[in-house]
RNA sequence: CCGUGCUAGGCGGGGAGAUAGCGGUGCCCUGAACCUGCAAUCCGCUAGAGCAGGGUCGAAUGCCCGCCUGCGGCUUUACCCUAAUGGGGUCUGGCCCCCGUUUGUGUAGUGCUGAAGAUUGGGUCCUGCGCGGCGGAAGCCUAUGAACCCCGUCAGGCCCGGGAGGGAGCAGCGGUAAGUAGGAUAUUCCGGGUGCCGCAGGGGUGCCUGAUUGGAGCUACCGGCGGGGGUAACGCCCAGGAGGGAAGGUCAAGGGUGGGUUGCACGG
Numbered sequence: 001c002c003g004u005g006c007u008a009g010g011c012g013g014g015g016a017g018a019u020a021g022c023g024g025u026g027c028c029c030u031g032a033a034c035c036u037g038c039a040a041u042c043c044g045c046u047a048g049a050g051c052a053g054g055g056u057c058g059a060a061u062g063c064c065c066g067c068c069u070g071c072g073g074c075u076u077u078a079c080c081c082u083a084a085u086g087g088g089g090u091c092u093g094g095c096c097c098c099c100g101u102u103u104g105u106g107u108a109g110u111g112c113u114g115a116a117g118a119u120u121g122g123g124u125c126c127u128g129c130g131c132g133g134c135g136g137a138a139g140c141c142u143a144u145g146a147a148c149c150c151c152g153u154c155a156g157g158c159c160c161g162g163g164a165g166g167g168a169g170c171a172g173c174g175g176u177a178a179g180u181a182g183g184a185u186a187u188u189c190c191g192g193g194u195g196c197c198g199c200a201g202g203g204g205u206g207c208c209u210g211a212u213u214g215g216a217g218c219u220a221c222c223g224g225c226g227g228g229g230g231u232a233a234c235g236c237c238c239a240g241g242a243g244g245g246a247a248g249g250u251c252a253a254g255g256g257u258g259g260g261u262u263g264c265a266c267g268g
Base pairs, nucleotide, nucleotide: 001268002267003266004265005264006263009057010056011055012030013029014028015027020046021045022044023043024042034054035053036052037051038050062261063260064259065258066257067256068255069254072251073250074249075248076247077246079245080244081243082242085239086238087237088236091235093234094231095230096229097228098227099226100225101224103223104222106221107220108219109218110217117213118212119211120210121209122208123207124206125202126201127200128199129198130197131195132194134191135190136189137188138187140183141182142181143180144179150175151174152173153172158167159166160165
C1' cells in the first nucleotide's frame, strides 16, 4: 500500500415551550434527511440522560476543536415611529360663549343741514285731588201689580133690632204695597283690565323728546389686546398595552476556513 472480516460511530441538526434536568412526541427554522411501536390529564430516561425491535453504511467525501458568516427563535430598552384605548383639565395652545378696552390705513352706516359730552324743560314712573266716560244700585216717571188673610166704595145677599135704624162684608169698580216691565237721565252713592283729560307733589337719569351749549366724532360688525367661563371628538400631559423599527444580549440550522484525530484481527 492492497484485500477480507469486525468494532467505535453515522443514517440529521437547531429554536421556543415544557421539565429538577436531558431527549422525544406536537409547533417553528434549516434541510439530501433509514423503517416499525410508544407519548400532553404526556412518553422514555439521569450527566455515557429517548426506550424497544429491525435494516443499512462503516474507518473516511467520517468525527472533534477554534474562528468567520449566518436561516430562524427568545429576550432587554428613560430610544424612534404608527394607529388605537383609558384618564387629566395645570397649558400665554385650538374651538365655543360672555365682559371689558377702543388698539385698527378694516367694512358698512351716520355726523359741520352739527357727533360725543354738559346744562335744562317735558313725557314715560309713583302718590293725592278733581273732571269725564262706562257699569251697578237707590231715588224719579209710566204701566202692571193682592180669590181671602191691603184700603176705599160696597149692588145683591147676610147679621142685630118691634120699628127707626145699625153692623160685618163677597163680586164689581177705584186705589195701593212688595214685586215686575219700560222710560228718563237732571240727582245721590258705589265700582273698575276706565281716559291721547286737568291740577298739585314726588322720584329718576333707564328710555323718548324739545331748547341751550359744545365743535368731531358716534353706532354696528369684524380684527387686535386684556379678563372670566366652558369644551375635551384637536393639540398637550399621564398610564398600561398593540404593531413596526433601531440598538444591545442570548441560543443557533446551514455555509466557509484553520487545526487535530483516523481503530482491531487475519492474509498478501